[in-house]
Context: one part of a larger RNA
RNA sequence: GAAUGAACGUUGGCGGCGUGGAUUAGGCAUGCAAGUCGUACGGGUCGGUGUAGCAAUACAACGGCAAGUGGCGAAAGGGAGAGUAACACGUAGAUACCUACCCUCUGGUCGGGGAUACCGCGGCAUAACCGCAAGUAAUACCCGAUAAAAUCUCCGGAUCAAAGGUGUGAUUCCGCCGGAGGAGGGGUCUGCGUUCUAUCAGCUUGUUGGCGAGGUAACGGCUCACCAAGGCUAAGACGGAUACGGGGUGUGAGAGCAUGCCCCCGCUCACUGGGACUGAGACACUGCCCAGACACCUACGGGUGGCUGCAGUCGAGAAUCUUCGGCAAUGGGCGCAAGCCUGACCGAGCGACGCCGCGUGCGGGAUGAAGGCCUUCGGGUUGUAAACCGCUGUCGAGGGGAAUGAAGUGCAGGUGGGUAAUCUCAUCUGUUUGACAGAUCCCUGGAGGAAGCAUGGGCUAAGUUCGUGUCAGCAGCCGCGGUAAGACGAACCAUGCAAACGUUAUUC
Numbered sequence: 001g002a003a004u005g006a007a008c009g010u011u012g013g014c015g016g017c018g019u020g021g022a023u024u025a026g027g028c029a030u031g032c033a034a035g036u037c038g039u040a041c042g043g044g045u046c047g048g049u050g051u052a053g054c055a056a057u058a059c060a061a062c063g064g065c066a067a068g069u070g071g072c073g074a075a076a077g078g079g080a081g082a083g084u085a086a087c088a089c090g091u092a093g094a095u096a097c098c099u100a101c102c103c104u105c106u107g108g109u110c111g112g113g114g115a116u117a118c119c120g121c122g123g124c125a126u127a128a129c130c131g132c133a134a135g136u137a138a139u140a141c142c143c144g145a146u147a148a149a150a151u152c153u154c155c156g157g158a159u160c161a162a163a164g165g166u167g168u169g170a171u172u173c174c175g176c177c178g179g180a181g182g183a184g185g186g187g188u189c190u191g192c193g194u195u196c197u198a199u200c201a202g203c204u205u206g207u208u209g210g211c212g213a214g215g216u217a218a219c220g221g222c223u224c225a226c227c228a229a230g231g232c233u234a235a236g237a238c239g240g241a242u243a244c245g246g247g248g249u250g251u252g253a254g255a256g257c258a259u260g261c262c263c264c265c266g267c268u269c270a271c272u273g274g275g276a277c278u279g280a281g282a283c284a285c286u287g288c289c290c291a292g293a294c295a296c297c298u299a300c301g302g303g304u305g306g307c308u309g310c311a312g313u314c315g316a317g318a319a320u321c322u323u324c325g326g327c328a329a330u331g332g333g334c335g336c337a338a339g340c341c342u343g344a345c346c347g348a349g350c351g352a353c354g355c356c357g358c359g360u361g362c363g364g365g366a367u368g369a370a371g372g373c374c375u376u377c378g379g380g381u382u383g384u385a386a387a388c389c390g391c392u393g394u395c396g397a398g399g400g401g402a403a404u405g406a407a408g409u410g411c412a413g414g415u416g417g418g419u420a421a422u423c424u425c426a427u428c429u430g431u432u433u434g435a436c437a438g439a440u441c442c443c444u445g446g447a448g449g450a451a452g453c454a455u456g457g458g459c460u461a462a463g464u465u466c467g468u469g470u471c472a473g474c475a476g477c478c479g480c481g482g483u484a485a486g487a488c489g490a491a492c493c494a495u496g497c498a499a500a501c502g503u504u505a506u507u508c
Stems, first nucleotide, its partner, number of pairs: 001508004006504005013358006019351002026314003030311003035072003040069002044065004049060004079269003089193007097186003102182008110144004120132004150159003164174002195241003202232003207229004212224003244266004248259004271292005294305004322348001324347003330344001331342004361391004371382004395449001397444005404437002410431009452497005457478003463492005473480002
């Protein structure tokens, strides 16, 4: 000099873009953060309508509601960096493997069956929840048929599937099943690279290899039986310490050194430890089971919980924000769709925490006013600075208009294609969607609302007076202060930077 996720002191007008729990991976009140589908299913309830009826009521279609069965999602998105020195990451390769949804191609979608939730009754503290009986549906479950380009194969053969819904009657639309390929995603293996420590020198028994078996989506001591006695190591094994890795970031002419906050990619974790279940995918942050610590409820029998999601709270700390708005956009889940959900996200709020921009006026104005400070008492300086005169209207304040962020989806209509169509596809026109922000423009008003901080002995730009008297104090280094201190304190003046200026800490 440059830099920082900074903090502290003094001061503080506005805006844009960023950024903000670095310490206790300490504990958490409260709300929200993952649902959706009635075009898979039965039943319930409510509403109006229609039919029958004098009425009660029954039936039918339609719409709403909440629970249940079922499907898909919940393995993504979001957070954190505890662990990890490792094929974790980076890079270059490899293959013994898997892949729901999506795309392309191909073939199929036949016939039967038995249950069960919901509902009702009962138990408990009417808490979590549990028990019993009757009966019912499905795209839930099961059996049979069909079976190749799939699987197995001794090459003869054997084995394996499905579900319907809506509509308007077929093709069509949304689905279902088998197979092949693709895309994207993942698993596994390998070469090389990857901190400090030898005051850690030897380490290892599933250890190293083989044969066989089991297991896995898959190779493999991954696991097991048997056999052999190997394997690693001074090119640092083993142990200890520290640490998520990379793209990057800071600095530097570069080489290098330091670093890994925000953003992106990968990994790992989810109160602590262990385990599996479901599933295409998890050994699963807001799923399950067990153990533990902690906390809460209880009628004492028993139960419940997990903010390293968004806000917020306590604690510790030098120190780090709102219990905000919206799904309008982008993206995600479900759905034929309308739509619903989305603390992802988009926005607003707070903090000069950072960077950048703008403003705090402009021109004139000398009896160089008053006041302050200094003085050799003549004057000098503050200083065109002020007053005063003329102007402007940025920013801010109050009011108003507005481009744009909106593309679409749906609805209505037109045209064209699919043979006709109210079905469907393409296209055009109209209509419909903004939480929030807003470039820019207009009006009102009037210099009004907007300057400080550090320093002034040398390094280092900028000095005088008074006070103090080795005291009080200053200080980055040299050093100042013991009665005229340009170095302490104050005043005036000056210098530097400026909505900031200094200090501290850290890196180069």
A computed fold for a 508-nucleotide part of an RNA from an uncultured bacterium, annotated as small-subunit ribosomal RNA, 5' domain. The prediction has a mean pLDDT of 82. The RNAcentral record of the full RNA draws on ENA and SILVA. It matches the Rfam family "Bacterial small subunit ribosomal RNA". Its family is annotated with structural constituent of ribosome and ribosome in the Gene Ontology.